[in-house]
This is a predicted structure of a 115-nucleotide RNA (SAM riboswitch aptamer (S box leader)) from Fictibacillus phosphorivorans.
The model forms 97% of the base pairs in the Rfam consensus.
Its Rfam family is "SAM riboswitch aptamer (S box leader)". About the family: The SAM riboswitch is found upstream of a number of genes which code for proteins involved in methionine or cysteine biosynthesis in Gram-positive bacteria.
Taxonomically the source falls in Fictibacillus (Bacteria, Bacillati, Bacillota, Fictibacillaceae).
RNA sequence: UUCUUAUCACGAGUCAGGGGAGGAACUGGUCCUAAGAUCCUGCAGCAACCGCUUAUCAUUAAAAGAUAGGAAAGGUGCUAAUUCCAGCAGACUACGAAUGUCUGAGAGAUGAGAA
Numbered sequence: 001u002u003c004u005u006a007u008c009a010c011g012a013g014u015c016a017g018g019g020g021a022g023g024a025a026c027u028g029g030u031c032c033u034a035a036g037a038u039c040c041u042g043c044a045g046c047a048a049c050c051g052c053u054u055a056u057c058a059u060u061a062a063a064a065g066a067u068a069g070g071a072a073a074g075g076u077g078c079u080a081a082u083u084c085c086a087g088c089a090g091a092c093u094a095c096g097a098a099u100g101u102c103u104g105a106g107a108g109a110u111g112a113g114a115a
Stems, first nucleotide, its partner, number of pairs: 001115008013043001015042004022032003026087004044079003049075002052070006083107001088104005
């Protein structure tokens, strides 16, 4: 980098140091930002994806498996706004369009596995 798969309406920074202009992936909107954002380091915090672990079920036995828990000292991740909203398609829906609601897709993010 690509592929597969799971999740994405919960939660968590008015902290210290550095740095000094854009940032929120892309486009449009709308926001954040010199009262110093985004970002880097430290500290703090959130969270059970992997790993760990308990009980039960299941199994000839073990392992693998299912369900419900625990644990943040392991590996990641995250800590403005629902993935900030929309983008494409469909339904509500009517001649059609716009707006709105819902569903799905696409794109993106993160984990796990594989190449």